c-di-GMP-I-GGC riboswitch aptamer from a Candidatus Dadabacteria bacterium, 96 nucleotides, folded computationally.

RNA sequence: CUCGAAAAAGGCAAACCGCGCGAAAGCGCGGGACGCAAAGCCUCAAGCCUAAGGGCGCCUGGGAAGCCGGCGCCUAUGGUGGUUGGGUUGCCGAAG
Numbered sequence: 001c002u003c004g005a006a007a008a009a010g011g012c013a014a015a016c017c018g019c020g021c022g023a024a025a026g027c028g029c030g031g032g033a034c035g036c037a038a039a040g041c042c043u044c045a046a047g048c049c050u051a052a053g054g055g056c057g058c059c060u061g062g063g064a065a066g067c068c069g070g071c072g073c074c075u076a077u078g079g080u081g082g083u084u085g086g087g088u089u090g091c092c093g094a095a096g
Base pairs, nucleotide, nucleotide: 002096003093004092011036012035016031017030018029019028020027021026034082040088041087042086044085045084046083047080048079049078053075054074055073056072057071058070059069061068062067
């Protein structure tokens, strides 16, 4: 350096539940453990999730009209580092 042991010390914490935040995806804190050798950290690339705002379309919906309402599709500027690649920092030390 690679590697990751039926090793030791320590660490993190999925689902679910409670409270809070958010339009949602999801996030924070507490409880809880499915798992994790970077499940520490960073959205640079890709994937995935959401669609408030914006765009387009439809309506034998409303209105005198500006416009408003409903539905569908697209869209990240919102998320996910426990999806992958990449970057960066790091505990322990059997075998090879």